[in-house]
Predicted 3D model of a 99-nucleotide RNA (Bacterial small signal recognition particle RNA) from an Acidobacteriota bacterium.
Its Rfam family is "Bacterial small signal recognition particle RNA". Its family is annotated with signal recognition particle, plasma membrane targeting and SRP-dependent cotranslational protein targeting to membrane, signal sequence recognition in the Gene Ontology. It is annotated as a non-coding RNA gene. From the family's description: The signal recognition particle (SRP) is a universally conserved ribonucleoprotein involved in the co-translational targeting of proteins to membranes. For this family Rfam cites "SRPDB: Signal Recognition Particle Database" (Rosenblad et al., Nucleic Acids Res, 2003).
The coordinates come from a structure-prediction model, not an experiment, and the mean pLDDT is 75.
The organism belongs to Acidobacteriota, within Bacteria.
RNA sequence: CUUCGGGCUCUGUGCGACAAGGUCCCGCGAACCCCGCCAGGCCCGGAAGGGAGCAACGGUACCGGGAUCGCCUUGUGCGCCGCAGACCACCCGAAGUUC
Numbered sequence: 001c002u003u004c005g006g007g008c009u010c011u012g013u014g015c016g017a018c019a020a021g022g023u024c025c026c027g028c029g030a031a032c033c034c035c036g037c038c039a040g041g042c043c044c045g046g047a048a049g050g051g052a053g054c055a056a057c058g059g060u061a062c063c064g065g066g067a068u069c070g071c072c073u074u075g076u077g078c079g080c081c082g083c084a085g086a087c088c089a090c091c092c093g094a095a096g097u098u099c
Stems, first nucleotide, its partner, number of pairs: 001096007009086006015079002017076007024066004034059003042051003
């Protein structure tokens, strides 16, 4: 000096860690402006029936608490753990060549 490999640096990606939310359980729970089902009453009808529909009942949303770090989602200026690519400016190693 050259070649190869690695380190440093960067990008992408995977994994882990951390954080937040959800899933799970309990409570509360929309008088009406959420859902279902609608007693009574009301309306239509000669009648049979039908209609809208309050309460009650069942449930959902909301809200509060708990459990779990098992699963899902998102994020990180976390890790250097894995893979691929970039970078030959610097560092390390090996081989070769030259002086």